[in-house]
RNA sequence: GGAGAGUUUGAUCCUGGCUCAGAGUGAACGCUGGCGGCGUGCUUAACACAUGCAAGUCGAGCGAAGUCCUGGCAGCACAUCGCCAGGGUUAGCGGCAGACGGGUGAGUAAUACUUGGGCAAUCUGCCCUUGAGUGGGGAAUAACCCGCCGAAAGGCGGGCUAAUACCGCAUAAGACCACAGUCCUGGCAUCGUGCAGGGGUCAAAGCUCCGCAAGGGGCGCUUGAGGAGGAGUCCUGAGUCCUAUCAGCUAGUUGGUGAGGUAACGGCUCACCAAGGCUAUGACGGGUAGCCGGCCUGAAAGGGUGAUCGGCCACACUGGCACUGAGACACGGGCCAGACUCCUACGGGAGGCAGCAGUGGGGAAUUUUGGACAAUGGGGGAAACCCUGAUCCAGCGACGCCGCGUGGAGGAUGAAGGUCUUCGGAUUGUAAACUUCUUUUGAUGGGGAGGAAUGCCCUGGUGAAUAGCGCAGGAGUGACGGUACCCAAUGAAUAAGCCACGGCUAACUACGUGCCAGCAGCCGCGGUAAUACGUAGGUGGCAAGCGUUACUCGGAAUUACUAGGCGUAAAGCGCAGGUAGGCGGUUCGGUAAGUCUGUUGUGAAAGCUCCCGGCUUAACUGGGAGAGGUCAAGGGAAACUGCCGGACUUGAGUGUGGGAGGGGAUACUGGAAUUCCUGGUGUAGCGGUGAAAUGCGUAGAUAUCAGGAGGAAUACCAAUGGCGAAAGCAGGUAUCUGGGCCAUUACUGACGCUGAGCUGCGAAAGCUAGGGGAGCAAACAGGAUUAGAUACCCUGGUAGUCCUAGCCGUAAACGAUGCUCAUUAGAUGUGGGAGGUAUCGACCCCUUCCGCGUCGACAGCUAACGCAUUAAAUGAGCCGCCUGGGGAGUACGGCCGCAAGGUUGAAACUCAAAGGAAUUGACGGGGGCCCGCACAAGCGGUGGAGCAUGUGGUUUAAUUCGACGCAACGCGAAGAACCUUACCUGGGCUUGAACUACUGGUAGUAAGUCCCUAGAAACAGGGGCUGACCCGCAAGGGAGCCAGCAGAGGUGCUGCAUGGUUGUCGUCAGCUCGUGUCGUGAGAUGUUGGGUUAAGUCCCGCAACGAGCGCAACCCCUAUCCCAUGUUGCUACCGGCGCAAGCCGGGCACUCUUGGGAAACUGCCUCGGAUAAGGGGAGGAAGGUGGGGACGACGUCAAAUCCUCAUGGCCCUUAUGUCCAGGGCUACACACGUGCUACAAUGGCCGGUACAGCGGGAAGCAAUACCGUAAGGUGGAGCCAAACCCUUAAAGCCGGCCCCAGUUCAGAUUGUGGGCUGCAACUCGCCCACAUGAAGGCGGAAUCGCUAGUAAUCGCAGAUCAGCAGGCUGCGGUGAAUACGUUCCCGGGCCUUGUACACACCGCCCGUCACACCACGAAAGCCCGCUGCAACAGAAGUCGGAGAUUCAACCCGCAAGGGAGAUAUCCGCCGAAGUUGUGGUUGGUGAUUGGGGUGAAGUCGUAACAAGGUAGCCGUAUCGGAAGGUGCGGCUG
Repeated sequence: GGAGAGUUUGAUCCUGGCUCAGAGUGAACGCUGGCGGCGUGCUUAACACAUGCAAGUCGAGCGAAGUCCUGGCAGCACAUCGCCAGGGUUAGCGGCAGACGGGUGAGUAAUACUUGGGCAAUCUGCCCUUGAGUGGGGAAUAACCCGCCGAAAGGCGGGCUAAUACCGCAUAAGACCACAGUCCUGGCAUCGUGCAGGGGUCAAAGCUCCGCAAGGGGCGCUUGAGGAGGAGUCCUGAGUCCUAUCAGCUAGUUGGUGAGGUAACGGCUCACCAAGGCUAUGACGGGUAGCCGGCCUGAAAGGGUGAUCGGCCACACUGGCACUGAGACACGGGCCAGACUCCUACGGGAGGCAGCAGUGGGGAAUUUUGGACAAUGGGGGAAACCCUGAUCCAGCGACGCCGCGUGGAGGAUGAAGGUCUUCGGAUUGUAAACUUCUUUUGAUGGGGAGGAAUGCCCUGGUGAAUAGCGCAGGAGUGACGGUACCCAAUGAAUAAGCCACGGCUAACUACGUGCCAGCAGCCGCGGUAAUACGUAGGUGGCAAGCGUUACUCGGAAUUACUAGGCGUAAAGCGCAGGUAGGCGGUUCGGUAAGUCUGUUGUGAAAGCUCCCGGCUUAACUGGGAGAGGUCAAGGGAAACUGCCGGACUUGAGUGUGGGAGGGGAUACUGGAAUUCCUGGUGUAGCGGUGAAAUGCGUAGAUAUCAGGAGGAAUACCAAUGGCGAAAGCAGGUAUCUGGGCCAUUACUGACGCUGAGCUGCGAAAGCUAGGGGAGCAAACAGGAUUAGAUACCCUGGUAGUCCUAGCCGUAAACGAUGCUCAUUAGAUGUGGGAGGUAUCGACCCCUUCCGCGUCGACAGCUAACGCAUUAAAUGAGCCGCCUGGGGAGUACGGCCGCAAGGUUGAAACUCAAAGGAAUUGACGGGGGCCCGCACAAGCGGUGGAGCAUGUGGUUUAAUUCGACGCAACGCGAAGAACCUUACCUGGGCUUGAACUACUGGUAGUAAGUCCCUAGAAACAGGGGCUGACCCGCAAGGGAGCCAGCAGAGGUGCUGCAUGGUUGUCGUCAGCUCGUGUCGUGAGAUGUUGGGUUAAGUCCCGCAACGAGCGCAACCCCUAUCCCAUGUUGCUACCGGCGCAAGCCGGGCACUCUUGGGAAACUGCCUCGGAUAAGGGGAGGAAGGUGGGGACGACGUCAAAUCCUCAUGGCCCUUAUGUCCAGGGCUACACACGUGCUACAAUGGCCGGUACAGCGGGAAGCAAUACCGUAAGGUGGAGCCAAACCCUUAAAGCCGGCCCCAGUUCAGAUUGUGGGCUGCAACUCGCCCACAUGAAGGCGGAAUCGCUAGUAAUCGCAGAUCAGCAGGCUGCGGUGAAUACGUUCCCGGGCCUUGUACACACCGCCCGUCACACCACGAAAGCCCGCUGCAACAGAAGUCGGAGAUUCAACCCGCAAGGGAGAUAUCCGCCGAAGUUGUGGUUGGUGAUUGGGGUGAAGUCGUAACAAGGUAGCCGUAUCGGAAGGUGCGGCUG
C1' cells in the first nucleotide's frame, strides 16, 4: 500500500479498441449568490502605448547663485530696500549608488540548467583583522559672465574660478618586473610554499568634532598582507524532449610551434607546419522547449507539468557595438543601423511600461491610473534624514482552499393548495400554520489589544573617555484602522441554489410531442400509451455554490523496468554465412572496475511526512526531527560478474576406419510416348460434347504398317521413404565436389552461441541478348452456352515454357511455429549405422546413436482448437516483429531495378467496432437414413363454353367494412326487395332510440284509443274519448312523465397496446425438466449409437438415472355376440274377422330400440434372431393402432379478428350519436378463383316398376278428397311425433323410340301468360306453362383431388329462412382402377458436414458507373518564411597604422620653439542592416487531375460466404464495363 463498469454475439470464452466512475487546474462559460479568514488573478499580441509614479543621495568634498525663514546692524513714519551671521533649498563640479531590487520567458537542446569535482589557470568596490604611509608642488575646467547660431533639442567662441576632480616630484616594502642560482618541503606533469641576493618600477586627499594652542577623536585617502566574510569568471564527469522519410559532418576545422589578447586557461585571435577531429552508445540537420527545487496524478514504478514562492539562465522596440566601472557590453546609460510613433518654423529633433497602476488591441478570459514608508529590506549620508509602485496594507473578482450562517424544540385534523389515483386513497409532510426558545451573522451604540522595538533626544550605568554598548529608565513613532476582539440593546428578524433521476449511476410518475421538435459521455432514446425529448409534481446528490467545456494523470498490464505478447486473434525476416554488439564450460592464483558494507562531505530555504506550538477552530503559520542522489571522497570484504596469469576436457573442432543418399556442377548416352515428314495398305468418315458446332477428310483423313526428323519429359521402381539451409532435387554412365551419420578416443584446449548493419542463395511469372521450339498454352480467333457470356465447355493458336549469359528478389517462400543448449511418462512404425546373443548366415531377438512419422487428458500449457522429447511444456542466451478496424502496404521522400516493380513507409479523414476459437440454430444447386396421394402407377376433374357465386379492377352520390401465397377469393354471410345496413342523398331530434343516479315539478297529468291538417315518412300542429299503479293511519316515499345537472351513445381509429377465439406448420414426432457428470463458458450428456416402429413405439448398449408435455390408451360412432327391455317397434307361431289386402287379440323367438356387458392381448404355433421388437400361420365377426371421429406438445407466422363479445388509449358530442324515406351493397370494357350444366348412345326421351338413411314439424308439418296442363289453390283427417305429416328417393330394373346430327344432345337468352311469399317483387325474389333455342363436338401452357365401402356416380334431409340454395352441413344407394418402387419435384423428421447467415438464403455481400459532401496526393506555376554558398556594400565601434590639425600640467630652453604624450582627421582589418546571384527547405495557394472516405430508397451485373453453383486463396503476367477471367508455379485456411 493496489476495487471496477458499459459496449462486437442469438448466446459464449478470448483478443482488442472506444467510453465512464476518481483526483487536479493561474481556468473559462451557464444558472444562482449571505458573511469572514488565508491565498491567488493577461496562460492570448516579447502587440502598440496617453498620463503619473518606479533611483537617488551626500553642503561633514567644491565654487557659486537666487530665493525663503530666523536673528542682528544701518537707514526709514510705514511699505520697501542694504549689510552680516545661521538654517533650508537649487542647477553645476566631485563621490558613492544607478550591474541591486522589480519585470518577462522571446531566444536557447547546450556558451543554459541539475548534481558532483577542479582552478598548481583567476578577479573581488563596499565589510573585517593587521603593517606602513598620508610630504611638497603644479596646471586646468564646469557652474558663472559676455557674444553668436538654432523653432526646438541643443551647440559654438571668448573670459573668470574651486575641490576628496586632474598632473608631475619625493619617500617606499615580504607589492610588481626581469635576472642567475641554491636549499627545504610539498604536489597529478607544467610546478607550488618558505628562506636568502643584488637591480629596476609604482602611492596618496582631505573633511569634520573637541581644544586658545599643542594635541587628540571620528570619517576618509594611498600601499601591502590576511579573512573568506562575500560575489563571480573559467574547466570538467554524469544527467537533460521528438525525428534516421536528417547518414555522413567539419578548413580555424583537429593538433603542434610562435606571437597577440584576456583577470585567467584555451584556435579566443593571427602566422607557419601537420592532416587531423566527430559519428549508428546517433555526429550533422530539422522540429519543439527557458532549466531546477518543486507541483498534479499514481499502490508504487512511472506519466504529465515548470503559474504563484525560491535558486540559476536569458532578454529589455529589432540588430550590432563598445565606453565607464570592482562589477555591464548595462530595462528607466551611450553610439550606429532598421521599423514604428510623436513634435517641427521642414532645416532638424524626441521616444522605448517584458517596473507599479492604467489605455487600446488580441482573446473564452485575468484587478485600482488606491494608502504608507508604521514594519521588513535596499541606496546615499557622520547623522538627522531623504529616496524606495521593493515591501507592508487596502480595493475589485465565489478564481481556489478553509470556517460560519440562512434558525432550535414542540406541533396531526396528517389543514389548504399542488401532483398522482385502482376514486378507496396516496404523496408533498412535522413540512407549514400555531406555541415556545435562542441571537451566530447583519444593522446600531459603546469599549478596545497586538503588530513598537530600535533609531533620535534626555537621565543613569560601565569605562580613562564627551568612544562603544540591541545596557537600564523616561519622552516620542501605526498606512492598515470606524482593525481583531469584548459588551449592550433590537428582532426569526437580513440570507438557497444548482444538477440529475433508461443502464453504467443514487434517484419515477403524469401531461404535451409523435423519427417532428429535440436528447446523447458510451450503449442508445423519439415513427400515438417515451421512467431517455419538453413541462409539472415527487425523489436523489452536492451546497454558497452547482453544472458544462478544455487540459493532465489514473483506471490503461492499452508500450508491459516493476509487468504483455507473436501456430489460428496484430505480430517469426523466404533461407543461410558472418561484422559490431550481447551472452558464455571446469579449476587455481591475483586484482578490485561492477557488487556489498561502515565513515565523511554535500543534496540551500520553502515544500512533503512525523511530533510540538500560535491565530476561538480550520485553512494559514512558527519550531524540531525525518525523508530525498545511478552524487563525491576515503576505508573495508572478495562469494558472484569483469580483467590479468596458469591449468583442465565434458562444449567446439581435427585425425583414423566405415557406410547411406533424386545434395550440387559438367560431359556423354538410352528407351517409351506425342507431333511432323516420306512410302505402303485401306475407305468415308474422323474429332469433339451434357448435346452440338467450329475444325480435319474423296486433293484419300481417322485407323494400320515401315522408315525418318526433332524437341521436351523421364512410366514401373515409388514409399506414410531419402538428401539439402531454404528455394528445391528423380532414366543411365563418367569426372569433379559440398554436407551429414556411425565406430574409435589419438590430437587442439573454450577455439563457443546468437547476430543490428552487411554479403550470398532464393519457386513461378516477368525482362535483355542469342539459340531452340515436339507437346502444352496467357493474349488472340472461331464454335457453343446464355437475357448477355469480354467466362466456365470445344476447335485452333502466339509470347512463354527448354538452353546459354545476365537481370528481377517476390509467393498461402507455411509447420502460417526464428536459432542454439539443457530438463521432463510412454507406445508404435520406418530410413542409416554400431554392438550383444544366437546362427551355416545380423534371419529373428535385445541394447544403443542419428534422422523421418503416427498415437497419447502421463504431466504441463492453451481463449479454445489443439501442442505434447521433432513442444505451442519447463528454464537459459541472442535476434526479428506487434500495439483497434478502414484509409494503406497507399502517398511523399530516399535506396535498388532496363522496365514491370521491389524495399523503407506516414498523415488527414472516418467507424465503434474489426477479429480468433468454440456453441445453438437456420440454410446448402453437401452427405447418409426415413416418412407423406410427394412423385410414380391409376381413376375423375379444373384450365376452353354458357350460367351461378366470390374477388380484383373500373365505375358511382354510395357501389359499407374486413379477409390477400400455401393458410384471402360459394371466406365473415346458416341465406342484402324494406328491415338487416354499418354506405350515399334528402328530411328531422339534441339528456336524445335504449341505461343509471341526483334535484325540482307533475290530476283531467302519464298512458291508451279515435279523428283532422301539411308531409315520402319520421315528425310537427290541432281536436275528441277513456283515464291511472304500489307501500303507508297520515304526512310522505317509490314507479311513470316533464325540466335541469352528471352522464349516455359511436359497426369511429389503433388486432403493431390487449383478453378471448381461430387458422397454419401438423396428428408432424417431437419439446423440455430435476439431480448427476463433462466443459472457464455459451452449452453438452440424457434425446446420440445398433436394431425396430405409424410414433422419442419398444428393445439392447451407453455417465447417466429418472420425470413432465406430446405419441398410444382411456371417450363417441361403427363391425360380432350375450344379458335386460317390448310400445308407437317386430310377427316365426296360435286364435278371431275378411274374397283379398289386411285388421284385432295373444306372443317378445327374430329384426330393431334403449341400457349394460363380452371380445383382440402378438395371447397360441412356427421362422429368424440376441431374449426383444419383427415376418408367416391358425382360430376368429374382427389381427397386429379393425374402420371413422373428437382430441392439436414447446413453439412459429407482431398470421386473422377492436365489425360477435370484452377492453387500454385516442377521437366525435345540435354529431362520427339517433329517427325516417328513397337509393346503394345486385353497377360492367375486363381479369382470376370456386362451382353448376353440358358437349351426348355406359346417352336422351316416353311408359311401367323396386329398394334407403340422416333428419324436421305448432305463427308448424300437413294426409285422404276436389280444382288447375302446372306452379299452386280449396280444405283440414292426423301429429307436440319409433305412432301423423314432410316422404313418390334417384341412379337401378323392364319395355319402346331416337341413330351420330349442333341432333329427340345441350339448355343460355328473350317474349307472353300465370303462381307463391310479403306493407311492398321497378331497380332486385323464387316457381309454373307455352314459345324462343346461344355458346358448346371433351378443352394450350399449366394444374387439382383420391389408396376402399375410398374415387366416381345417384338422389334425400337439415340449418339459415316470410320468400329466395347451383353454396354449406349431414345422410344413405350403386360402387371401381392402381401402387414396380423412392432416382427425381414438393413438404417433413433424425444424424453428420461447411458457413463470412442469426430479420437466419426472400440471408449476406463485391466492384464499376451516376449524384452530394469531406479530407488528402499530383500539377504549369505563383507567394511568404527560414537557411546554405559566392559576392557586393560597409554605419557605429574596438584594435592597428598615419597623424601636416589642435593641446595647460612633465622635460630641454631666457624666449621663440622643440621633445614626450594626447588628439581632430585620414587609412586599414573585422564588422550589423542592406543588395545581387544561385541553391536547399517548411508552409500557403493553383486551372486541371488521381484515387480515398461517407451518404435513405439510384444503375449494371453476381465475384465471395454452402462443393456459393468453374473449390477458394497467394505471387506474377496478360486481357476485360465492373466485380473479375485465363496462363504458370505454390498453399489448404
The RNA shown here (small-subunit ribosomal RNA) has 1533 nucleotides and comes from an uncultured Elusimicrobia bacterium.
The coordinates come from a structure-prediction model, not an experiment, and the mean pLDDT is 83.
Its Rfam family is "Bacterial small subunit ribosomal RNA".